[in-house]
RNA sequence: GGGCCAGUGGUGGAAUUGGUAUACACGCGAGACUUAAAAUCUCGUGCCGCAAGGAUUGUGGGUUCGAGUCCCACCUGGCCCA
Numbered sequence: 001g002g003g004c005c006a007g008u009g010g011u012g013g014a015a016u017u018g019g020u021a022u023a024c025a026c027g028c029g030a031g032a033c034u035u036a037a038a039a040u041c042u043c044g045u046g047c048c049g050c051a052a053g054g055a056u057u058g059u060g061g062g063u064u065c066g067a068g069u070c071c072c073a074c075c076u077g078g079c080c081c082a
Base pairs, nucleotide, nucleotide: 001081002080003079004078005077006076007075010026011025012024019065027045028044029043030042031041032040047054048053058074059073060072061071062070
């Protein structure tokens, strides 16, 4: 230099052919149980906002009624070729 793959809440990771983003698990918070803890069980839990609502999928554009998903450029990481 060229090619391929990946990037989504605090973490891992779903989201079927473009149609409710964050299911599920972990973690965290509260409670139950316990003399107390661990384990287990229940409830809650991405961000801003009192709320209505708004923003959000590495960054910036594009296509579309509608984009995490398709297209372009760039950034970061991994693999391969030279």
Record summary:
Transfer RNA from a Patescibacteria group bacterium, 82 nucleotides, folded computationally. The coordinates come from a structure-prediction model, not an experiment, and the mean pLDDT is 81.